[in-house]
About this RNA: A computed fold for a 246-nucleotide part of an RNA from a metagenome, annotated as large-subunit ribosomal RNA, domain VI.
Context: one part of a larger RNA
């Protein structure tokens, strides 16, 4: 911009795209069948593979958030205690997130018309014959059904509801279920929107000081101390005042 008033929801679906696999067992049954030898259609169940979709409960990986141990080496005067840099210094664990080897789920069932093909009825051709009229089964392919998208479908649809007595968006700031940027979402004192603080699921493993035992290294006094991207809560901080289209 454009749908011929603005603007917020909630919709029909022309059309478009996805997805469409498949395999072993039990069973029907050791049955039709076949002299046996072997050996089913059809029809019920169980459970796989390969692909594809969302998830992190649960197994795990990551996890330069965090905690622990420990090396050298320079610094807080020195001890103790920490801090820096060495591939994150190494090495042990690890929350959220992100993830597959985890975990759930899918293909289907139906329907309409067919194709090869099997038919009914039936003449041209007094028989025949599925075909010429006419009528019927038949397949992962078509057309729908099952998911996604869609009215720029310019044929540009339809319904509510608001606002022209002022609806509605924007800039601006605080953000994150979002994100290169734009966009989308939440939230702006009538406020939980982030941040701090609390208090906690949870990680890590048991600070420092100081006592006590020990010759000492080192033990105990202690589920401590530190962290918590998660939940909760809670105005302390900053989301002023405003300004712009309409």
């Nucleotide at each position: 911009c454009g749908u011929u008033u603005g603007a917020a929801a909630a919709u029909u679906g022309a059309g478009a795209g996805g997805a469409u696999c498949u395999g072993a067992c039990c069973u029907u049954a050791g049955u039709a069948c076949g002299a046996g030898a072997g050996g089913a259609c059809c029809g019920g169940g169980u459970u796989g593979g390969a692909c594809a979709u969302a998830c992190c409960u649960c197994u795990g990986g990551u996890g330069c958030a965090u905690c622990u141990g420990u090396u050298g080496u320079a610094g807080u005067g020195c001890c103790a205690a920490c801090u820096g840099c060495a591939c994150c210094g190494c090495a042990g664990a690890g929350u959220a997130g992100c993830u597959a080897a985890g975990u759930a789920u899918g293909g289907a069932u139906u329907a309409g018309a067919u194709a090869a093909g099997c038919g009914c009825u039936g003449a041209a051709a007094g028989c025949a014959u599925c075909u010429a009229a006419g009528c019927g089964c038949g397949a992962a392919a078509c057309u729908a059904g099952c998911c996604u998208c869609a009215a720029g479908a310019u044929g540009a649809g339809u319904u509510u509801u608001c606002a022209u007595u002022g609806a509605a968006g924007g800039u601006c700031g605080u953000u994150a279920g979002a994100g290169a940027u734009g966009a989308u979402a939440a939230c702006g004192u009538u406020g939980a929107u982030a941040g701090g603080c609390u208090a906690u699921a949870g990680g890590u493993g048991u600070a420092a000081a100081g006592c006590u035992g020990g010759u000492g290294a080192c033990a105990g006094c202690a589920u401590a101390g530190c962290c918590g991207a998660g939940u909760a809560g809670u105005a302390c901080u900053a989301a002023u005042u405003a300004c712009c289209u309409u």
Record summary: Rfam family: Bacterial large subunit ribosomal RNA. Its family is annotated with structural constituent of ribosome and ribosome in the Gene Ontology. The full RNA is in RNAcentral, with records from SILVA.